[in-house]
Context: one part of a larger RNA
RNA sequence: GCCGGCGAGUUACUUCUGCGCGGCGAGGUUAAGGGAUGUAGAAGUCCCGGAGCCGUAGCGAAAGCGAGUCCGAACAGGGCGACUAGUCGCGCGGAGUAGACCCGAAACCGUGUGAGCUACCCAUGGCCAGGGUGAAGCCCCGAUAACAUCGGGGUGGAGGCCCGAACCCUCUGCUGGGACAAAAGCAUGGGAUGAGCUGUGGGUAGAGGUGAAAUGCCAACCGAACACGGAAAUAGCUGGUUCUCCCCGAAAUGCAUUUGGGUGCAGCCUCCAGGUAGAGGAGCGGAGGUAGGGCUCUGACUGGACUAGGGGGCGUGAGCCUACCAAACCCAAUCAAACCGCAAAUGCCGCUUCUUCAUUCCUGGGGAGUGUGACUGUGGGGGAUAAGCUUCAUGGUCGAGAGGGAAACAGCCCAGACCACCGGCUAAGGCCCCUAAGUGCAGGCUUAGUGUCAAAGGAAGUAGGGUCGCACAGACAGCCAGGAGGUUGGCUUAGAAGCAGCCAUCCUUCAAAGAGUGCGUAACAGCUCACUGGUCGAGGGACCCUGCGCCGACAAUUUACCGGGGCUCAAGCCUGCCGCCGAAGCCGUGGUCCUUCCCCGUUAAGGGGAGGGAGGUAGGGGAGCGUUCCCUGGGCAGCGAAGCUGGACUGUAAGGUCUGGUGGAGCCCAGGGAAGUGAGAAUGCCGGC
Numbered sequence: 001g002c003c004g005g006c007g008a009g010u011u012a013c014u015u016c017u018g019c020g021c022g023g024c025g026a027g028g029u030u031a032a033g034g035g036a037u038g039u040a041g042a043a044g045u046c047c048c049g050g051a052g053c054c055g056u057a058g059c060g061a062a063a064g065c066g067a068g069u070c071c072g073a074a075c076a077g078g079g080c081g082a083c084u085a086g087u088c089g090c091g092c093g094g095a096g097u098a099g100a101c102c103c104g105a106a107a108c109c110g111u112g113u114g115a116g117c118u119a120c121c122c123a124u125g126g127c128c129a130g131g132g133u134g135a136a137g138c139c140c141c142g143a144u145a146a147c148a149u150c151g152g153g154g155u156g157g158a159g160g161c162c163c164g165a166a167c168c169c170u171c172u173g174c175u176g177g178g179a180c181a182a183a184a185g186c187a188u189g190g191g192a193u194g195a196g197c198u199g200u201g202g203g204u205a206g207a208g209g210u211g212a213a214a215u216g217c218c219a220a221c222c223g224a225a226c227a228c229g230g231a232a233a234u235a236g237c238u239g240g241u242u243c244u245c246c247c248c249g250a251a252a253u254g255c256a257u258u259u260g261g262g263u264g265c266a267g268c269c270u271c272c273a274g275g276u277a278g279a280g281g282a283g284c285g286g287a288g289g290u291a292g293g294g295c296u297c298u299g300a301c302u303g304g305a306c307u308a309g310g311g312g313g314c315g316u317g318a319g320c321c322u323a324c325c326a327a328a329c330c331c332a333a334u335c336a337a338a339c340c341g342c343a344a345a346u347g348c349c350g351c352u353u354c355u356u357c358a359u360u361c362c363u364g365g366g367g368a369g370u371g372u373g374a375c376u377g378u379g380g381g382g383g384a385u386a387a388g389c390u391u392c393a394u395g396g397u398c399g400a401g402a403g404g405g406a407a408a409c410a411g412c413c414c415a416g417a418c419c420a421c422c423g424g425c426u427a428a429g430g431c432c433c434c435u436a437a438g439u440g441c442a443g444g445c446u447u448a449g450u451g452u453c454a455a456a457g458g459a460a461g462u463a464g465g466g467u468c469g470c471a472c473a474g475a476c477a478g479c480c481a482g483g484a485g486g487u488u489g490g491c492u493u494a495g496a497a498g499c500a501g502c503c504a505u506c507c508u509u510c511a512a513a514g515a516g517u518g519c520g521u522a523a524c525a526g527c528u529c530a531c532u533g534g535u536c537g538a539g540g541g542a543c544c545c546u547g548c549g550c551c552g553a554c555a556a557u558u559u560a561c562c563g564g565g566g567c568u569c570a571a572g573c574c575u576g577c578c579g580c581c582g583a584a585g586c587c588g589u590g591g592u593c594c595u596u597c598c599c600c601g602u603u604a605a606g607g608g609g610a611g612g613g614a615g616g617u618a619g620g621g622g623a624g625c626g627u628u629c630c631c632u633g634g635g636c637a638g639c640g641a642a643g644c645u646g647g648a649c650u651g652u653a654a655g656g657u658c659u660g661g662u663g664g665a666g667c668c669c670a671g672g673g674a675a676g677u678g679a680g681a682a683u684g685c686c687g688g689c
Stems, first nucleotide, its partner, number of pairs: 001689006011098003015095010027054003033048005058065002068080004101240002104237001108230006119204009128194001130163003133159001137155007167191003172187004206222001208218003215224001243624006253266005267370002269367007278357001279355008292342001293340002298336003302332003307326001309325002311322004373398010403414003418591004423587003429581003432565003438578001440577006451567001457551002461548008470539001478535005484508003489503003514529001518527002592614009625678001627675010643662008
């Protein structure tokens, strides 16, 4: 891992509550116990037993009163009642108390067992090759006055001394890593007369011991050992929870919570009963202060005018000046969630009416689940007018929704799957090939493979439109020529001559020519432009708006931002039109089930008709299948039961029937009853392979 078996809402209670069925009914009912019957004993059945319980009257704290009573002065008002239905049993739904659907802690407590491992201690024994160093003391010699002291030699043999086996340990590396081993092997290394190592016997025990102290050790996991017991501890947590079909079908919100992944009440679902209410459109009436708009109010804010006050300057002072700051007032232009002298649409409430829908709505009661939501459109807050961000509101979808489209893709677009069909029509989206359907029609745009990612910004791209001015009395571009004089304007400056800079920007000659457009010089010079004439001969220029395109455009394995091929004579973009494809949508044909109403039938079973319905998680409701055992009745079986195995048939399903083989002794059907009643999942348990 697979296969087989086992494996989870049970049982109890004179408990509570609701529904169904039944008995009796202003009553209902017995409990313990006893009697009869029954039996080997029992279970069971019938009878007795009225204690007790529930109901038949309530209200008040109570005295108490009573269909009333309490508060109260009340014959006021109000509260709770009265205007009758209960009770016992069985079944089922739910609750309570119990382990209470099953498995699962870490832990807590009690009583014991452990120091044959290890820590420390006590008692008594054992062990440490060999080598080196050479302390004190003592002796001798020398120095000396000295038997102080110092130096030298000898002797001597100290040391948590040195080197190094046994022995003890384990610093480092490698191997090992389902090992030789639940800590080892090899190499290397530390101690090796000491706080040394070690044998035996003994001591200390878990709220404890022991500890040269690490929370170390106390029998291979010790922040509190192990065994058994309390014990099925508790687990607002995780996992698991077994047959079928039919009907309906949620929630992820509000308030509260030592509450936040839990719970209570409400909301939303379901079932039953009883009611007549509901929804949508139209008309009418109503409340309101959001969008927008506005500036009277409250504030903000820009320019100007005016003008208190302030600042600055001057003046001895009175006072004067000011291009500075600036309230109020005035003019103009603005802004605001917490501004409004205005003010919608929608939404909300009520009335009337119409239509359609009907398992639409309301009330009471039984049963729930949910109370982590997600994305998307719209209106807001937070954030950065960030987030697949967060928090509200309001729709939608997913959740719990399959089908078609978006290449693929819960939340987007279309559309809500009862079943069957080799029938039809459509939606979104598509119709060159992959790939179902147009290489469709008409008109225009794009040349960028734009289409098939992107901004500020940039540009004689291209198409359409508009405004202004120039032009055969010759425009625009090119070419030829002129482009002058006062004057080198004044100032500044070393210089400043059109051309560093400042000021001014005149006059004259002219067809025209700036006190100069750019280049240039140290400054001049020089080139050029504006402006003018000629040549040429027909359009040319500036600005604005719009459509489509261009640049801006750089990322990591491989084209790689059309799904691909590929497309420019469009298969790209815009406008209009025709046709077609396309889904589980709609229609057609046949069938199943549920439900409302009507008819037949005796209210039943059943049959017919007219409508409506059948996606579905949590969850509610309904109807069934199958397993084991029991009772009653009926059957089968050695001429072959059950079981196993192959086949056929049958029911919407769980399933059922028949038959071949195997097997070799029990089994089935109908009605009723009772449950150890259905397995794929629980890192489930046991077994097999």